[in-house]
RNA sequence: AGAGUUUGAUCCUGGCUCAGAGUGAACGCUGGCGGCGUGGAUUAGGCAUGCAAGUCGCGCGAUGUUGCUUUUGAAGAAAUAGUUCCCGUAAGGGAGCUGUCUUGGAAGAAGCUUCAUAGCGGCAAAAGGGUGAGGAACACGUGAGUAACAUACCUCUAACUCUGGGAUAGCCUCGCGAAAGCGGGGGUAAUACCGGAUGUGUCUACAAAGGCAUAAGUCUUUGUAGGUAAAGGUGGCUCGUAAGAGCUGUCGAUUAGAGCUUGGCUCGCGUCCUAUCAGCUUGUUGGUAGGGUAACGGCCUACCAAGGCUUUUGACGGGUAGCUGGUCUGAGAGGAUGGUCAGCCACACGGGGACUGAGACACUGCCCCGACUCCUACGGGAGGCUGCAGUCGAGGAUCUUUAGCAAUGGACGAAAGUCUGACUAUGCGACGCCGCGUGAGGGAUGAAGGUUUUCGGAUCGUAAACCUCUUUCGAAGUGGAUGAAACCUUUGUUAUAAAUAGUAGCAAAGCUGACAGUACACUGAGAAGAAGCCACGGCCAACUCCGUGCCAGCAGCCGCGGUAAUACGGAGGUGGCAAGCGUUACUCGGAUUCAUUGGGUGUAAAGGGCAGGUAGGCGUCCUAUCAAGUUGGGAGUGAAAUCCUUUGGCUCAACCAAAGAACUGCUUCCAAAACUGAAAGGAUUGAGGCUGAUAGAGGAGAGUAGAAUUCCUGGUGUAAGAGUGAAAUCUGUAGAGAUCAGGAGGAAAACCCGUGGCGAAAGCGGCUCUCUGGAUCAGUCCUGACGCUGAACUGCGAAAGCUAGGGGAGCGAACAGGAUUAGAUACCCUGGUAGUCCUAGCCGUAAACGAUGAGCACUAGGUGUUGGGGGUAACCCUUCAGCGCCGUAAGAUAACUCGUUAAGUGCUCCACCUGGGGACUACGGCCGCAAGGCUAAAACUCAAAGGAAUUGACGGGGGCCCGCACAAGCGGUGGAACAUGUGGUUCAAUUCGAUGCUACGCGAAGAACCUCACCAGGGCUUGACAUAUAGGAAGUAGUGAACCGAAAGGGGAACAAUCUGUCAAGUCAGAAGCCUAUACAGGUGUUGCAUGGCUGUCGUCAGCUCGUGCCGUGAGGUGUUGGGUUAAGUCCCGCAACGAGCGUAACCCUUAUCUUUAGUUGCUACUCUUUUAUGCCGUAAGGUAUAAAAGAGGCACUCUAAAGGGACUGCCCGCGAUAAGCGGGAGGAAGGUGGGGAUGACGUCAAGUCCGUAUGGCCUUUAUGCCCUGGGCUACACACGUGUUACAAUGCCUACUACAAAGCGUUGCCAAACCUCGAGGUGGAGCUAAUCGCAAAAAAGUAGGCUCAGUUCGGAUUGGAGUCUGCAAUUCGACUCCAUGAAGCCGGAAUCGCUAGUAAUGGCGGAUCAGCUACGCCGCCGUGAAUACGUUCCCGGGCCUUGUACACACCGCCCGUCAAGCGAUGGGAGCUGGGGGUACCUAAAGUCUCACUUUUUGUGGGCCAAAGGUAAAUCUGGUGACUGGCGCUAAGUCGUAACAAGGUA
Repeated sequence: AGAGUUUGAUCCUGGCUCAGAGUGAACGCUGGCGGCGUGGAUUAGGCAUGCAAGUCGCGCGAUGUUGCUUUUGAAGAAAUAGUUCCCGUAAGGGAGCUGUCUUGGAAGAAGCUUCAUAGCGGCAAAAGGGUGAGGAACACGUGAGUAACAUACCUCUAACUCUGGGAUAGCCUCGCGAAAGCGGGGGUAAUACCGGAUGUGUCUACAAAGGCAUAAGUCUUUGUAGGUAAAGGUGGCUCGUAAGAGCUGUCGAUUAGAGCUUGGCUCGCGUCCUAUCAGCUUGUUGGUAGGGUAACGGCCUACCAAGGCUUUUGACGGGUAGCUGGUCUGAGAGGAUGGUCAGCCACACGGGGACUGAGACACUGCCCCGACUCCUACGGGAGGCUGCAGUCGAGGAUCUUUAGCAAUGGACGAAAGUCUGACUAUGCGACGCCGCGUGAGGGAUGAAGGUUUUCGGAUCGUAAACCUCUUUCGAAGUGGAUGAAACCUUUGUUAUAAAUAGUAGCAAAGCUGACAGUACACUGAGAAGAAGCCACGGCCAACUCCGUGCCAGCAGCCGCGGUAAUACGGAGGUGGCAAGCGUUACUCGGAUUCAUUGGGUGUAAAGGGCAGGUAGGCGUCCUAUCAAGUUGGGAGUGAAAUCCUUUGGCUCAACCAAAGAACUGCUUCCAAAACUGAAAGGAUUGAGGCUGAUAGAGGAGAGUAGAAUUCCUGGUGUAAGAGUGAAAUCUGUAGAGAUCAGGAGGAAAACCCGUGGCGAAAGCGGCUCUCUGGAUCAGUCCUGACGCUGAACUGCGAAAGCUAGGGGAGCGAACAGGAUUAGAUACCCUGGUAGUCCUAGCCGUAAACGAUGAGCACUAGGUGUUGGGGGUAACCCUUCAGCGCCGUAAGAUAACUCGUUAAGUGCUCCACCUGGGGACUACGGCCGCAAGGCUAAAACUCAAAGGAAUUGACGGGGGCCCGCACAAGCGGUGGAACAUGUGGUUCAAUUCGAUGCUACGCGAAGAACCUCACCAGGGCUUGACAUAUAGGAAGUAGUGAACCGAAAGGGGAACAAUCUGUCAAGUCAGAAGCCUAUACAGGUGUUGCAUGGCUGUCGUCAGCUCGUGCCGUGAGGUGUUGGGUUAAGUCCCGCAACGAGCGUAACCCUUAUCUUUAGUUGCUACUCUUUUAUGCCGUAAGGUAUAAAAGAGGCACUCUAAAGGGACUGCCCGCGAUAAGCGGGAGGAAGGUGGGGAUGACGUCAAGUCCGUAUGGCCUUUAUGCCCUGGGCUACACACGUGUUACAAUGCCUACUACAAAGCGUUGCCAAACCUCGAGGUGGAGCUAAUCGCAAAAAAGUAGGCUCAGUUCGGAUUGGAGUCUGCAAUUCGACUCCAUGAAGCCGGAAUCGCUAGUAAUGGCGGAUCAGCUACGCCGCCGUGAAUACGUUCCCGGGCCUUGUACACACCGCCCGUCAAGCGAUGGGAGCUGGGGGUACCUAAAGUCUCACUUUUUGUGGGCCAAAGGUAAAUCUGGUGACUGGCGCUAAGUCGUAACAAGGUA
């Protein structure tokens, strides 16, 4: 930075699309590690559970508790004494009671102390944290103001802290309640509450002075009067028995002032879309008074006034939205956006309200209403995650119910400390950015394998294997941080203090880590654990194979896919990025595609129909002033973060930090004065006026002449008139039309008339008069910028149309009739109503066009014309104002074109445009009597729509020209029969191809078998044919009897080889051949739309191109067009062209003439010989003449076949540019290309042919191949093409007599002669051909017959008998003879050939071929015409030009209705939601207020008021029977409207 896409191609306009960057993303496939960030964008939907705001005992009473001190001292135990009872003979033992002593230590009290706590009290709870619903606003941003204000805690300054009082919670007790909780009684404390004192100060009032500001006002100082405070706790020391007092430190309390900080309020500027929202407003705007507030204020109330806001600088309304620093993008200007971080605002279940307080109308406070959830004993209660986690729901989609207060910060506290889901950490997610790794070096038999292949190879690919090395990350182990410094404690020291105490500071030591055994370092092992995704037709880097076959599918745009898909799917390969890669969504960019930078409006979208003119915008010259804009400088501010630059810290980076720069802005001060502006003074050139002239279809009204049409009356007069392409409807014998005379009425203005005039445009045309607007020229007298433009507004505004009243001759929508036509609701004709005309009003639109807004200035000319002026004797020159044409001056433009009348160069103002369709539409609004007009969308849909120009093609466009194209002629076809080909039908098959001209007697120059491709049946399978390899067999190859069979085929008796090497020979080996197997053969199977080659056609038409140059932005043009001429792009001349090529012509063949050469098989003029015939003479022999035949000379002629000559507009005359050439003439065998042939440019038709051959792909392989028998291609109701024979007398029949050319012949042509009526047979001479044969030419001629008839025309058909070919003649041959004797008497519409040796007509030959269907085809000669005025028309073609919406190119394109499907949308009886208001009713909590009261308080009333209800409107959604149009959709219906003169422009 651009690219793709409109076209056959081009340039332009213009939209759509792509490549880039980005994201709080999501989805698909994939996924190794770490760091740093980031993560509910949707339902401001609902929430279980836990935690998120407490703290202070150095404010208070109390309670519990730890320890200490003091004190009271229970139970129990032991001892002892007494006593009672029991056992025992006794000694003694047991039990109980009482006293004393020693213990014991329960429980309690007081004081001090530790810890903790419910309550009172203080502070905090208004912060921190969340969210973005609402809000278009002083909400936010920025900059000011507050002399109109507040500010707890904190700092500083000054002063002070005196003296009293009554309660209350906690607690105890009683009661109610399920609970939540509540109530009564009793008693108690304070830094709680309430009095009194004092008053540094402060407040209020008044007075004075000074300052600020000057509008109100306000500040300071002084004086007087009045009002107004407080609370104590605690550490230490001294005195005192104590109470207490004093000193001191510290924390508080109070009154003021100042500061800091944080707020409130006000203002300037900025801040989305919508005018299809244009008027809004009643506390509304202002004033007075009062209330209220920290404070100004209609903030609130009463009264007064009736204002206020806005009009394009957008009020009011509707929609949408948190704002900003910033973020993304962009070269920038801009555009989009506002997540994380930071500032501000708003909100806390929805709504309302106040209380407390320095601060709230308060996220985890209170009251009320509502919805929802929960508990309940049904009476009543409880709750609010938009705090952190977490859950459900909705959604494409967004995390742990973690750890810790270690750090930072916050609340409270004197402090320790407590609290802190702020925060710090951690977990999860590739969500983003950054970094690292998945190994490195060597390694060619270029392995295997995959893919592909032209089969040689190529590629994956040094890639792998293999060798050497390393070990980041990960895993394991060992060690192991920084983050910590404080507070505090201890010790020392300094200050304070009387003090070693206390407090404060300093120094040293000690104490404190959630993360975390983490970061990091080290150790060993081992290439070990770690690569995917997308794309590969173009844009856009990267290509092949297979599969599929408009299917499946792809696709961002263009577009791919219908049998060879680099575009679908798979594979291999390649490209790109990489732990990611793609897709989707959105934003900016590209898009100069809303254009300030930086666009346009003649024809592409776009100039208002025209004017007047308001606001606004813009505006001539000079002088001096001001300083609003402008410029320069200074000051303040522009938070931090971000961006940028430079450094630094994490190993680097991301990230983080520091410094700088920047923040383009706003405010303010100073200065300058050129420009704009303001106000002032002047000027005259812009503008206007005045005077004098001038032209004019300028406008309005009134009047009026003539011509013409029509009608009426009368006369003359008779049969038509009128109309058309042709007709008819129509008029007319009741007298038309025609003609003459008179009359009536309406409309329009011939000639003049002119790219002439006038007007703003629409528009204006006989003549006269009246009224009236504008313009121009000349004079240069006056005013002195008075100007230009111009939203809104106003007026004018063709035609048609509307209303009312007139008028109505002609014309003439509608309508009627007649034609035309397939139809004809049209074009044409005959009529004809509205209308056209006038008056008064409405409508307000046109291709209202120069498709070109108005004004001013500048920038070569030429020419004509209208009006004026000047010069001149005149021609003419010049000047001003118009109207035209030309013009590459320059310039502009995409081009066309414009060009002093700009579309050029500039300035000013207005209007308008932004892809096509939907849509000059819907809805809404305004206007209109209506018709309708003005304004004016969206959904949906397409990738174009469009402009100009180019080359073609086409035209029922034009010009020129040619052709048997027409015309003029001759003969045919179309009718008949037959032949032949085709279609159709039929069939087992009727093989296939050819299908307008350019298929149809065509492929086929020969279908009985074969051919043969078709059908039926029977057979074969490496094959009928080719090559190769391997193996095998041994009487091998070859010949092949009998037998089966329709044949093919099967079958095999019998006979029986060859070549080469080795070699004496045999043997052996090989070749050839056979069998088996594998590769393969084969295919008239398919595709002529995969092809080569060949061919047809346009067309033997005159065209088709190239190089260089020139022109054009380009496609392209020029040359090649033009003037002549030609058969011809043939030639000449001219020319920005000069040359050249393929075609034309010529060269070639043939034919016509001559010469030379040659002379057999050709020829025979002349000579000779022989023979024959005839005539004459002769008795005869014979002679002679003529003719014929043969031979010998001969080569003159003919001919043959070689080489040459000849014709070139060369000569003459005329025409023409003196040229090219044309006309005529001479000469000549031939004259203007002499006749004929061969020869076919670039290309067109996807023309024809795969069945001539060749050939890619596909298909088939015991068959779609090969062989065979038979059948079929020969069918037959019919239709068409091409032919043959005829229909007869220019004929037919019979007989006789002539004259050719060109061919062919040995598997052949076949003579003579003989046989047969004949086809033919027999026969055998000659000929490999100028020698022999086919071979008779026929028409013609001569003679005769027929005499107009279905015939002596015509010969079909059929019967019979034959001949020939052939293996074979039935399907299915030809020919002969006899018999038969059909249709047909010249052919409808239509149509074909031919211009001279031609048509017509007559025969002859040949190819193919055994024979033939040949009447076909290709050649040959004979006889041998007519006509062409001419180019209007038909067909085809060439050149030039023109139009085009065609380019598959007119067999093109294309329009509308109807029918079908789909989609969105308007209307719609209605139905149903939502929003904001209005009026009224009911009215909670609560502030304020009033009254009463038991005076802590309670009750009642009032204003306002959330919410609810009622009612009438309004706005905006959803839905709706039915209905309107619209769009889209390969092959529906009807017509043919448009594009060419599109057939009626």